Two RNAs folded together computationally: RNase P RNA and transfer RNA, 420 nucleotides in total.

RNA sequence: GCAGUUCAUUAAAUGAUCGCCCCUUAUUCUUAAAGGAAUUUGGAGAGGAAAGUCCGGGCAACAUAGAGCAUGGCAGUCGCUAACGGCGACCGGGGGUAACUCUAGGGAAAGUGCCACAGAAACGAAACUACCUAUUUAUAUAGGAAAAGGUGAAACGAGUGAGGUAAGAGCUCACAGCAUACCAUGGCGACAUGGAUUGAAGGUAAACCCUGUCAGUUGCAAGGAGGUUUGUAUAAAAGGGCGGCUCGUCCGCAAGCCGAUAUCCGCUUGACCUGAUAGGCAACUACUAGGCUAGAUAGAUGAUCAUUCACGACAGAACCCGGCUUAUCGAUGGACUGCCAAA
RNA sequence: GCCUCGGUAGCUCAAUUGGAUAGAGCAGAUCCGUCCUAAGGAUAAGGUUGUAGGUUCGAUUCCUGUCCGGGGUACCA
Numbered sequence: 001g002c003a004g005u006u007c008a009u010u011a012a013a014u015g016a017u018c019g020c021c022c023c024u025u026a027u028u029c030u031u032a033a034a035g036g037a038a039u040u041u042g043g044a045g046a047g048g049a050a051a052g053u054c055c056g057g058g059c060a061a062c063a064u065a066g067a068g069c070a071u072g073g074c075a076g077u078c079g080c081u082a083a084c085g086g087c088g089a090c091c092g093g094g095g096g097u098a099a100c101u102c103u104a105g106g107g108a109a110a111g112u113g114c115c116a117c118a119g120a121a122a123c124g125a126a127a128c129u130a131c132c133u134a135u136u137u138a139u140a141u142a143g144g145a146a147a148a149g150g151u152g153a154a155a156c157g158a159g160u161g162a163g164g165u166a167a168g169a170g171c172u173c174a175c176a177g178c179a180u181a182c183c184a185u186g187g188c189g190a191c192a193u194g195g196a197u198u199g200a201a202g203g204u205a206a207a208c209c210c211u212g213u214c215a216g217u218u219g220c221a222a223g224g225a226g227g228u229u230u231g232u233a234u235a236a237a238a239g240g241g242c243g244g245c246u247c248g249u250c251c252g253c254a255a256g257c258c259g260a261u262a263u264c265c266g267c268u269u270g271a272c273c274u275g276a277u278a279g280g281c282a283a284c285u286a287c288u289a290g291g292c293u294a295g296a297u298a299g300a301u302g303a304u305c306a307u308u309c310a311c312g313a314c315a316g317a318a319c320c321c322g323g324c325u326u327a328u329c330g331a332u333g334g335a336c337u338g339c340c341a342a343a
Numbered sequence: 344g345c346c347u348c349g350g351u352a353g354c355u356c357a358a359u360u361g362g363a364u365a366g367a368g369c370a371g372a373u374c375c376g377u378c379c380u381a382a383g384g385a386u387a388a389g390g391u392u393g394u395a396g397g398u399u400c401g402a403u404u405c406c407u408g409u410c411c412g413g414g415g416u417a418c419c420a
Base pairs, nucleotide, nucleotide: 001339002338003337004336005335006334007333008332009331010330012308013307014306015305016304017303018302020045022043023042026039027038028037029036030035047314051325052324054323055322056321057320058319059219060218061217062216066247067246068245069244071215072214073213074212075211076090077089078088079087080086091105092103093102094101095100106210107209111208112207113204114203115202123157128149129148131144132143133142134141135140159175160174161173162172163171178199179198182195183194184193185192186191223265224264225263226258227257228256229255230254231253232252239251240250241249242248272291273290274289275288277286278285279284309312344416345415346414347413348412349411350410353369354368355367356366362400372386373385374384375383393409394408395407396406397405
């Protein structure tokens, strides 16, 4: 220099004027009061994804969420975390020269199902051609054997050589390979390396299923903030709640009248943000200093002007967080790899 | 917010338990028919099954992600 891998940052800038929403200062008006209204001072005002709502949690009500069955999710190991199907590191497998990257990765030696067409035969064992023996002129018939052929995604599931035999065959032997459990060494572990013995189990579990593990239901339209009268009861029944079923457990119940269909709270100080130090390979954690950064309820963040530039992508909060996924014009930086050239 | 269903030819719909070329009607094209059209008849064409992956010998069908669309539902005391 060219090509590439990976991780981050940023998401036009500055000023002026007029508006919107929230908080706040002062004054005036109003009300019995709480409070409300108008003007006014000062301050704050979208995102990396606010999105999809795909996972997980907080919070709230029902029991501080109980047991069993059913149903559903997840699946290498160790860790991180409030939790997770997320993240980190590692193991095994696939891809790449490499940096690096992808991986639903428990069980098919519990049971059941399925394996179209072709093929003799699709998992239980059989035997079309070819091989061997007997009978036979031959065809053919009977028997043996399962090595060769062809079909197919897959062929009975251990290859090569030798022995063996009528012909053959792990039938036997040697060497090599595979698998399960065992032993030794290393590792917390998945596992790796080595050793000797034993063995012959087709594929499919993103088919049913088995094993392990997790999950109570409903969602801020959760949920909270009224008055009064009557009847019955103090413990049983009945009823209701724990929204699949059963058990178990908890709750006094019923009726009427007035009020309301609004307003307030929940609502943003939080597993929060930034920096330093320490621990850890890392995810992350501890401690310390500083900071406060929208909170509406028909729903705010806009418009105009001036200057500059790279001429501006995807896109707009509605209870709150942690992830994942998807959309995105560009710009910048760090680390690393390969090739070429030079020193 | 929560729940649920769907996407196959230009349009409307099929495809039995995963099994081989994905079918049917209408529309459009060409030809026949007619004096000309219509009706009618014949012929072929038209599909990356929304999309990206995966499982499997094999995927419209099973699984995962994603995009687009439809439907349902609702206060408290």
Rfam match: Bacterial RNase P class A. Gene Ontology terms of the family: ribonuclease P activity, dimeric ribonuclease P complex and tRNA processing. By type it is a ribozyme.